[in-house]
Molecule: Bacterial RNase P class A
Organism: Chloroflexota bacterium
């Protein structure tokens, strides 16, 4: 001093004027003494780290109540936080990466079954009239020698072969050998895997080490699928209350019915036998106000306990609640950041001066992740290169 890697924080500051919502004291008016109301004073406070995506989990709220089952949908390696989760955390095996560190599509592969592996290639799951080869024939031809029917050699037919070479991501495990006409797990020895069984070490996933079988027919399930385990709908426009206001008509269904239990089934329950209910069309009325609505599965500091997520105690704070929808505007200065100029250093770099610029954005029931988007600047640890001591 360069690269890299994981974790955190900040993400304009100050001042002054002027304006805006909510609480709460005060004050004016007005009151039926409950309270109302005001453009008055005064204090306190008023966008995020993701407020965004609507991927997930949930408080909460409805649907009168309370089940099975099935479809459908989610997760899928072990342990442990957690209100829960598909989230975090550790840890295990895979995979990248020299390494810090990162990802993870982690149950089951024919022993329940279907399919799928393009092109190359002979061949892609039982490859066998297997390519280029390789050996072999009282088989045929055809050359060339010669001991005159033998020997080499080159096509054809025919029989064994898959070891070597070739394609492909993947071709029936790997190196040595023994056999063999020539190979070949055909045996052998040893390695690899698989399976079966034990020991040791962990809470477990799994590591690890010994024994027996020549068992050696592959990937893929983020393909259907088969296993286990979880999951009632719907959603703050959920509900609730409170004023004003109106108008009903037609069709279907309808008794072994109708409706609700938000996919179907069964159970249940509520109606009830000229009917209620429900489904549809025609038409009329309303659209106003309250409330849900922000004290919490909250924040901060410290202590223990844990490798950590985390938890437990103690002390402490109150930090939006709008409703066409506020949190703002303008002046000045200062930072950051990026350029031009000058001017000082050996260099890195600083100092002045001017011009521009300050990211990504915007609560609407809240709450735990996840995912993305972010000018710029700060802080820690780590790992590899170089250099000097």
């Nucleotide at each position: 001093c360069a690269a890299g890697u994981u974790g955190g924080c900040c993400g304009g500051g100050u001042a002054a004027u002027c304006g805006c919502g909510g609480c709460c004291g005060g004050g004016g008016c007005c009151u039926g003494c409950g309270g109302g109301u005001c453009g008055c004073c005064g204090g306190c406070u008023g966008a995020g780290g993701a407020a965004a995506g609507u991927c997930c989990g949930c408080a909460c709220u409805c649907c009168a109540c309370a089940g099975a089952g099935u479809a459908u949908g989610g997760u899928g390696c072990c342990g442990g936080c957690u209100a829960a989760c598909a989230g975090c955390c550790g840890g295990g095996c895979g995979g990248g990466g020299u390494a810090a560190c990162c990802c993870g599509a982690c149950a089951g592969a024919a022993u329940a079954g279907u399919g799928c592996c393009a092109c190359a290639g002979a061949g892609a799951a039982a490859u066998g009239u297997a390519u280029u080869g390789c050996c072999u024939g009282a088989g045929c031809a055809a050359u060339a020698g010669c001991a005159a029917g033998c020997u080499a050699u080159u096509g054809c037919c025919g029989g064994g072969u898959g070891a070597g070479g070739g394609u492909g991501a993947a071709a029936c495990g790997g190196u040595g050998g023994u056999g063999u006409a020539a190979g070949a797990g055909a045996c052998c020895a040893c390695c690899g895997g698989c399976a079966g069984u034990g020991g040791c070490a962990g809470u477990a996933a799994u590591g690890u080490c010994g024994c027996u079988g020549g068992c050696c027919a592959g990937g893929c399930a983020a393909a259907c699928c088969u296993c286990a385990c979880c999951a009632g709908g719907a959603g703050c426009a959920a509900g609730g209350c409170c004023a004003a206001g109106c108008a009903g008509g037609g069709c279907g269904u309808g008794a072994u019915g109708g409706g609700g239990c938000u996919g179907c089934u069964c159970g249940u329950u509520c109606c009830g036998u000229u009917a209620a209910g429900c489904g549809u069309c025609c038409g009329g009325g309303u659209a106003g106000g309250c409330u849900g609505c922000u004290a919490g599965a909250g924040g901060g500091u410290g202590u223990u306990g844990g490798c950590a997520a985390c938890a437990a105690c103690a002390c402490u704070c109150c930090c939006a609640g709008a409703c066409a929808g506020a949190u703002g505007a303008u002046u000045a200065c200062c930072a950051g950041c990026a350029g031009u100029u000058g001017c000082c250093u050996c260099a890195c770099g600083g100092c002045a001066a001017c011009u521009g610029u300050u990211a990504c954005a915007g609560a609407a029931u809240g709450c735990g992740g996840c995912u993305u988007a972010u000018a710029g600047g700060c802080c820690a640890g780590c790992u590899u290169g170089a250099c000097a001591g």